A computed fold for a 75-nucleotide RNA from a Candidatus Absconditabacterales bacterium, annotated as transfer RNA. Its Rfam family is "tRNA". Rfam classes the family as a transfer RNA. Lineage of the source: Bacteria > Bacteria candidate phyla > Candidatus Absconditibacteriota > Candidatus Absconditabacterales.

[in-house]
RNA sequence: GCCGGUGUGGCUCAAUGGUAGAGCAACCGCCUUGUAAGCGGUAGGUUACCAGUUCAAGUCUGGUCACCGGCUCCA
Numbered sequence: 001g002c003c004g005g006u007g008u009g010g011c012u013c014a015a016u017g018g019u020a021g022a023g024c025a026a027c028c029g030c031c032u033u034g035u036a037a038g039c040g041g042u043a044g045g046u047u048a049c050c051a052g053u054u055c056a057a058g059u060c061u062g063g064u065c066a067c068c069g070g071c072u073c074c075a
Stems, first nucleotide, its partner, number of pairs: 001071007010024004018055001026042005048064005
């Protein structure tokens, strides 16, 4: 330099163009003599960034950035 993949709560991951969710973690409560485990609940998101298409974009298109992988060139 070329090609491909990934980017979503603190972490790991979902979501057929049509209400952004789950598990774990956090917090509150129940249970327990107490703790852990278990059970119930609450909060937490600019879906990496900038544009475009669309009635509607996490999803489609273009660009940028970061990370990962492959190929190639030079030193």